[in-house]
Context: one part of a larger RNA
RNA sequence: GACGAACGCUGGCGGCGUGCUUAACACAUGCAAGUCGAACGGUGAAGCGGGUGCUUGCACUCGUGGAUCAGUGGCGAACGGGUGAGUAACACGUGAGUAACCUGCCCAUCACUCUGGGAUAAGCGCUGGAAACGGCGUCUAAUACUGGAUACGACCAACCCUUGCAUGGGGUGUUGGUGGAAAGAUUUAUCGGUGGUGGAUGGACUCGCGUCCUAUCAGCUUGUUGGUGGGGUAAUGGCCUACCAAGGCGACGACGGGUAGCCGGCCUGAGAGGGCGACCGGCCACACUGGGACUGAGACACGGCCCAGACUCCUACGGGAGGCAGCAGUGGGGAAUAUUGCACAAUGGGCGAAAGCCUGAUGCAGCGACGCCGCGUGAGGGAUGACGGCCUUCGGGUUGUAAACCUCUUUCAGCAGGGAAGAAGCUUUUGUGACGGUACCUGCAGAAGAAGCACCGGCUAACUACGUGCCAGCAGCCGCGGUAAUACGUAGGGUGCGAGCGUUUGUC
Numbered sequence: 001g002a003c004g005a006a007c008g009c010u011g012g013c014g015g016c017g018u019g020c021u022u023a024a025c026a027c028a029u030g031c032a033a034g035u036c037g038a039a040c041g042g043u044g045a046a047g048c049g050g051g052u053g054c055u056u057g058c059a060c061u062c063g064u065g066g067a068u069c070a071g072u073g074g075c076g077a078a079c080g081g082g083u084g085a086g087u088a089a090c091a092c093g094u095g096a097g098u099a100a101c102c103u104g105c106c107c108a109u110c111a112c113u114c115u116g117g118g119a120u121a122a123g124c125g126c127u128g129g130a131a132a133c134g135g136c137g138u139c140u141a142a143u144a145c146u147g148g149a150u151a152c153g154a155c156c157a158a159c160c161c162u163u164g165c166a167u168g169g170g171g172u173g174u175u176g177g178u179g180g181a182a183a184g185a186u187u188u189a190u191c192g193g194u195g196g197u198g199g200a201u202g203g204a205c206u207c208g209c210g211u212c213c214u215a216u217c218a219g220c221u222u223g224u225u226g227g228u229g230g231g232g233u234a235a236u237g238g239c240c241u242a243c244c245a246a247g248g249c250g251a252c253g254a255c256g257g258g259u260a261g262c263c264g265g266c267c268u269g270a271g272a273g274g275g276c277g278a279c280c281g282g283c284c285a286c287a288c289u290g291g292g293a294c295u296g297a298g299a300c301a302c303g304g305c306c307c308a309g310a311c312u313c314c315u316a317c318g319g320g321a322g323g324c325a326g327c328a329g330u331g332g333g334g335a336a337u338a339u340u341g342c343a344c345a346a347u348g349g350g351c352g353a354a355a356g357c358c359u360g361a362u363g364c365a366g367c368g369a370c371g372c373c374g375c376g377u378g379a380g381g382g383a384u385g386a387c388g389g390c391c392u393u394c395g396g397g398u399u400g401u402a403a404a405c406c407u408c409u410u411u412c413a414g415c416a417g418g419g420a421a422g423a424a425g426c427u428u429u430u431g432u433g434a435c436g437g438u439a440c441c442u443g444c445a446g447a448a449g450a451a452g453c454a455c456c457g458g459c460u461a462a463c464u465a466c467g468u469g470c471c472a473g474c475a476g477c478c479g480c481g482g483u484a485a486u487a488c489g490u491a492g493g494g495u496g497c498g499a500g501c502g503u504u505u506g507u508c
Base pairs, nucleotide, nucleotide: 005504006503007502008501009500012375013374014373015372016371017370018368019367020333025331026330027329029328030327031326034075035074036073039072040071042069047064048063049062050061051060052059053058054057082286083285084284091211092210093209094208095207096206097205098204101203102202106199107198108197109196110195111194112193113192114148115147116146117145123138124137125136126135127134128133154178155177156176157175158174159173160171161170162169184191185190186189212258213257214256219249220248221247224246225245226244227243228242229241230240231239261283262282263281264280265276266275267274268273288309289308290307291306292305311322312321313320314319339365341364342363343362347361348359349358350357351356378408379407380406381405388399389398390397391396412449414444415443416442417441418440422435425432426431452497453496454495455494456493457478458477459476463492464491465490466489467488473480474479
């Protein structure tokens, strides 16, 4: 000098940041992922209109209307948010590569969107269970499921062409084989659907180099190293498998052990370096512990599923339910770290044609001097130098222009009045701001409400008195204290910083 700090004393205001470094310990409660009726069958409220009855404003009924609700279906839920356990590794950084790859939504472009079928949830009936959750029968729809036609881009084989050669590449090429599409909706000009090509975005894989300590770890390795055939994958590959060969790595540190997420960066330093990896940004890994796959363009999936385990809860003892390393919050641990707040107004995300709905992302507010920055706690005058305190050689000195007193000012806080931008957009002609009656502006009153902390032997700016008497104590180092202590304690005075000042920890 510096900190995500803590502790002691003290504490006026504001702005911007920042706040579990420990137990990846356990979690009560609420919320954090839904949306679409312009895919579908049901349910069909209010309102409006008609009819009948009459008690004249009520009942019944028909039509319209579409709120709403669970279900089928679509998209999303793989983003966003958290944490740093594991990981010494293609994990990260950087530079290359894929003649070995995939890519929903989006953009561009080409072609098509023909014709059939059978179910099923919801519903209804019956029924099991304490519950969680089911079972049987029956009915029905679709952009759900499915048969057929068409397509000539896909794959395989052969041939042809091309290249100096080739395990390679190319072709609206030829022949044969395999195999593959569709769906409609409505408010009628829009939204879609299917197959392909290109782009964009995102991802997958491979390689070179670099990335901590340890030899009191010296040998390690059998799918191990390579080959062939096969399997698997979007794709290469011992990724897996059968067979064959016996290789591969290592003092340029293999193998083992310890520690650790990596980086942009941050701190320090003249630099070279050293230390760190909080906040913000990129990548990775994880989601009670271990394992597994399903769905899907994308996961081996934090708020999905299955199995096992530990723990907790419910139970009618037969059986079930759960996962805050999301936001708040609780217990625990700890020197130590905040509100069970407001709003979707803005930015962004999901769904929707849209209105809109959802969004603890985000925007804000609350708490904490935790940090940085800014401001204030008044200004001018005021001496026969008051009182008091302290010291004294008793003359006086000092506190000290300090106070009193006089004249002013009113920042900030307080009170009163006015009062935003942020709103682009969207909707439609009216409305829409959580923050917030906040910022800001104007006015009002009165010096009024606002100063402490550490130090004063040397280093190191700042000295006397009393108390104590190697005691009590101080101390970063040297060292002070045993009767005149500028070093202990108190007081007066002084020095330094100042809403802070000191101490401590780790680091340069």